The prediction has a mean pLDDT of 89. c-di-GMP-I riboswitch aptamer from Candidatus Sulfobium mesophilum, 88 nucleotides, folded computationally. The sequence was found by an Rfam model in a public genome assembly. Taxonomically the source falls in Candidatus Sulfobium (Bacteria, Pseudomonadati, Nitrospirota, Nitrospiria). Its Rfam family is "c-di-GMP-I riboswitch aptamer". Gene Ontology term of the family: cyclic-di-GMP binding.
[in-house]
RNA sequence: UAUCGAUAAAGGCAAACUACCCGAAAGGAUAGGACGCAAAAGCUCUGGUCUAAGGCCCUUACGGGGCUACGACAGCAGGCCUGCCGAA
Numbered sequence: 001u002a003u004c005g006a007u008a009a010a011g012g013c014a015a016a017c018u019a020c021c022c023g024a025a026a027g028g029a030u031a032g033g034a035c036g037c038a039a040a041a042g043c044u045c046u047g048g049u050c051u052a053a054g055g056c057c058c059u060u061a062c063g064g065g066g067c068u069a070c071g072a073c074a075g076c077a078g079g080c081c082u083g084c085c086g087a088a
Stems, first nucleotide, its partner, number of pairs: 004086002012037002017032003021028002035075001042080002045078003048073003054068006
């Protein structure tokens, strides 16, 4: 230095759920809370998943249905990039 990852040490993050706020929703912020995590830090580049406001189409039409991401998920996987510790 690269790989790797201890029943090590020092620290770190925080799922579900609850409160409240933002959002059409998916989801997100904050506080509480810990299921887990060695990148559970960051980036939508690839695939995937979720939502469907707007748009388009249909309809038995003040309604209903279908398709669609320019919305979202980095704690779905891969990739990129940076980083703490050091037993085997």